[in-house]
RNA sequence: GCCGCCAUGGCUUAGUGGUAAAGCACUCCAUUGGUAAUGGGGAGACCGUGGGUCCGAUUCCCACUGGCGGCU
Numbered sequence: 001g002c003c004g005c006c007a008u009g010g011c012u013u014a015g016u017g018g019u020a021a022a023g024c025a026c027u028c029c030a031u032u033g034g035u036a037a038u039g040g041g042g043a044g045a046c047c048g049u050g051g052g053u054c055c056g057a058u059u060c061c062c063a064c065u066g067g068c069g070g071c072u
Stems, first nucleotide, its partner, number of pairs: 001071007010024004018055001026042005048064005
């Protein structure tokens, strides 16, 4: 220098056109003599940044940023 993949709550992942789901963590309640465990509820991300397409974009296209890998 060229090519490919990845970027989504605090963490690990899902979702791949119709405004986002799960586990752990956090928090409240129940249960217990108390703790742990267990059960139930709640809050938390508008999806790396900026454009484009579309009635509508986390999803498709382009550029950029960061990370990983390959080639020379």
Model confidence (mean pLDDT): 83 of 100. Predicted 3D model of a 72-nucleotide RNA (transfer RNA) from a Patescibacteria group bacterium. Rfam family: tRNA. Its family is annotated with triplet codon-amino acid adaptor activity in the Gene Ontology. Rfam's curators write: Transfer RNA (tRNA) molecules are approximately 80 nucleotides in length.